[in-house]
RNA sequence: GGAGCGGGCCGGGCGGUCGCCGCGACCUUCGAAAGAGGUGUCGGGGAGGAAAGUCCGGACUCCACAGGGCAGCGUGCUGGCUAACGGCCAGCGAGGGUGACCUCAGGGAAAGUGCCACAGAAAACACACCGCCGAACCUCCGGGGCGACUCGGGGGUGGUAAGGGUGAAAAGGUGCGGUAAGAGCGCACCGCCGUCGUGGCGACACGGCGGGCAGGGUAAACCCCACGCGGAGCAAGGCCAAAUAGGGGGGCGUUCGAGGCUGGCCCGGCUGAAGCCCCCGGGUAGGUUGCUGGACCGCGCGGGUAACCGCGGGGCUAGAGGAAUGAUCGCCGUUCGCCCCCGGCCGCAAGGUCGAGGGCGGGAACAGAAUCCGGCUUACAGGCCCGCUCCGUAG
Repeated sequence: GGAGCGGGCCGGGCGGUCGCCGCGACCUUCGAAAGAGGUGUCGGGGAGGAAAGUCCGGACUCCACAGGGCAGCGUGCUGGCUAACGGCCAGCGAGGGUGACCUCAGGGAAAGUGCCACAGAAAACACACCGCCGAACCUCCGGGGCGACUCGGGGGUGGUAAGGGUGAAAAGGUGCGGUAAGAGCGCACCGCCGUCGUGGCGACACGGCGGGCAGGGUAAACCCCACGCGGAGCAAGGCCAAAUAGGGGGGCGUUCGAGGCUGGCCCGGCUGAAGCCCCCGGGUAGGUUGCUGGACCGCGCGGGUAACCGCGGGGCUAGAGGAAUGAUCGCCGUUCGCCCCCGGCCGCAAGGUCGAGGGCGGGAACAGAAUCCGGCUUACAGGCCCGCUCCGUAG
C1' cells in the first nucleotide's frame, strides 16, 4: 500500500419567530367549601436505534383451576446466565475458509410405518448392463497321438464384483499379498463396532485390547424419547354515570275522567276510552382510572474467561386517545458538483497529481411512541473508533 474478518458508537449542532400536546405557578369565572372551568400570562418538558414486524419470553389484569393423564403446540449437543425465553455467554462436534473467522432444529434410522423423481442391471431381506475369468461340469470345431489322453479356439451351465457406466446416494478406503479372475479371502494403516482405562462437571477427547465389518438415505415425513406450555389480553380490568327504551317497587286513575290543549293559576270549554307520576337497580353514550420510576441508564470498586451478579454513589418529569412532538428563518458543521486563487511534487513544455483558502448551488436516510419490560428479526443517507488476518514492498 492492497484485500478482508470481528466488535462498538453517532444518526446533525446552536439560536430566533409562529403553532400543537401534557405539567406547575399566577390571574380569572362558578361554588359555602371541596372542586370544576377559561379564548389569559409566565416557567419548564415533549419519539427511536430501530418507536417497525408483532416472531419469542415475562410483568400486570380478568376468567378457569385438588391431583394425574390423553390430545395439541413448542423446544432438542454440553455447562452456565436470566424474572423468563426459541435469547445471551463459554465450550464440544460437524462443515467451509490460506487465515482472522463464519455456518449448523446438532436427540433417536439396531421399535415400527412411509417415501427415495430421472437415470440405472439393481434404490434395499440387494443386483449383474458393459466387462474380467475359463479353475470345475457339459458340448462343438481344428490339430497331435495306436490309445488312455492332450493342445488351441468357440458356446452353454457357471465364477466374480477389481475396472467401466447410472445416480444426490450402489454393501468401508488405500496398499501389499493372494487368485483362473476376483473378493476382508489374508495382512498393515485409516475408518467402524464392542469393551476397558485415563482426562474432563459434561458434550467429548486420547489410548489399550478384541471383532473382518454389523450393513443406504430421509425424523423442518409419521413416529419414539426427554423437557416446557391453562385461556384471553390495557379495546385487560376498576370507578362515576345522562337521554331513550326495557326491568322491579310504590302512588294516582279507567265514565264518579288520570293526563293533554286553552299564554301563569282557578272556573269553564275542547280533547281523551288509558295511562301518568315518583323511587330503585343494571347496562349504553360520555367521563375517569389503569398511565408511566422501572427485572431503568451511565460511573467506580469487587467476583466471574464471559454472559452476568453484588456493593457504593450519581442520573432520568412524552403520556396523547382519530391520537400532540410541526412549520419557517439565520449561523455553523459534514459531504458532492462547478468556478476563482495559492502552494508542493513530476515534466523542456502542454499538462498531470496532491493539499490549503474563498465564492455559488445542491444532497442528508430508515422511519415515528400508544400498558410496560427483556430479546430476536427486518429497514437505514452519511460518518467515526477499536482489535485482528492474509498478500505485496522497503528498512